[in-house]
Molecule: SAM riboswitch aptamer (S box leader)
Organism: Negativicutes bacterium
C1' cells in the first nucleotide's frame, strides 16, 4: 500500500521556543493566516480506542481510574461532492453510500 470492525453534533491553548507563507486530505465553496498561520520541539489540556482494575458464568455488558501505547486540543470529518427522499419564489432539510481521520486486529 491493501483487507475488517468501531467510532467521527461533545471535550481540550489569546501557551512559550524555532521558522516565516501558506494552511483547512483531493475539487468546489467558504473560512484561518505578517495582530504570524501550517510544521517542529516543550509545556499544559481533552478524552476514553489499546492495555489495566471492579462487577459478571463469559470472548458479553456495565462501571472505575487516568500510571502505560496510540490518538486529539478553529469551525459538525468546517459545508458539499454520489443516490434517494422532503420543502419551496430563492431556498432548506433528512436518510443511505463514496471518501477521509483514529483505533483495535489480519494479512
Nucleotide at each position: 500500500a491493501u483487507u475488517u470492525c468501531a467510532u467521527c453534533a461533545a471535550g481540550a491553548g489569546u501557551u512559550g521556543g524555532c521558522g516565516g507563507a501558506g494552511g483547512g486530505a483531493u475539487u468546489g465553496g467558504c473560512c484561518c493566516u505578517a495582530u504570524g498561520a501550517u510544521g517542529c520541539c516543550g509545556c499544559g489540556g481533552c478524552a476514553a480506542c489499546c492495555a489495566u482494575c471492579g462487577u459478571g458464568a463469559a470472548u458479553a455488558a456495565c462501571g472505575a481510574a487516568a500510571c502505560g501505547g496510540u490518538g486529539c486540543c478553529a469551525a459538525u470529518u468546517c459545508c458539499a461532492a454520489c443516490a434517494g427522499g422532503a420543502u419551496u419564489a430563492a431556498u432548506u432539510c433528512c436518510u443511505g453510500g463514496c471518501a477521509g481521520a483514529u483505533g483495535a486486529a489480519g494479512a